[in-house]
Lysine riboswitch aptamer from Pseudalkalibacillus decolorationis, 179 nucleotides, folded computationally.
RNA sequence: AGUGAGGAUAGAGGAGCAAAGACCAUUAGUACACAUUGUGAGGAUAAUGAGAUCCAUUGACCAUUGUGGAAAGGGGAAUUUGCCGAAGCGGAAAGAAUCUCAUGUUCUUGAAGCUGGUUCUGCUAUUGAAUAAAUACAGGACUGUCAUAUAGGAAACUAUAUGGAGGGCUAUCUUACGC
Repeated sequence: AGUGAGGAUAGAGGAGCAAAGACCAUUAGUACACAUUGUGAGGAUAAUGAGAUCCAUUGACCAUUGUGGAAAGGGGAAUUUGCCGAAGCGGAAAGAAUCUCAUGUUCUUGAAGCUGGUUCUGCUAUUGAAUAAAUACAGGACUGUCAUAUAGGAAACUAUAUGGAGGGCUAUCUUACGC
């Protein structure tokens, strides 16, 4: 001096990332409670099947009208904290909850795999109650970084174009290998 999808530590990117979060809208005048009128035998415990328990002719369930009237989940967010694979998507598998069992549903942890970051547009798709939001995809803009080419420059570097991907990039130390 070089090579390695070796290692460690410290850093950078910017409308940067995540968590908590007073408060706000939505959910929703919905669920539900009580009353009223109608009807008249079934109904409740997401749903389906089987059980169990409970409600119901002292009128349940359902429907009308009236009075009251939520919450969870999803979203925004002053501020605070932790950070720079920050993190996001994804969901093999495991555990828990659901009156019991099966299917299922919900919650928690979470392997593989994908994404450099932000942002705009989309009567595209999926999730979603949603015109919220997210993700994917397509197209555009900005941006950090490295490589290559061209131009300028003594150099440092600068500009433009193209391309790569965070397993990247910068700095220092270290390790293996051969020269």

Taxonomically the source falls in Pseudalkalibacillus (Bacteria, Bacilli, Caryophanales, Fictibacillaceae). Of the family's consensus pairs, 100% are formed in the model.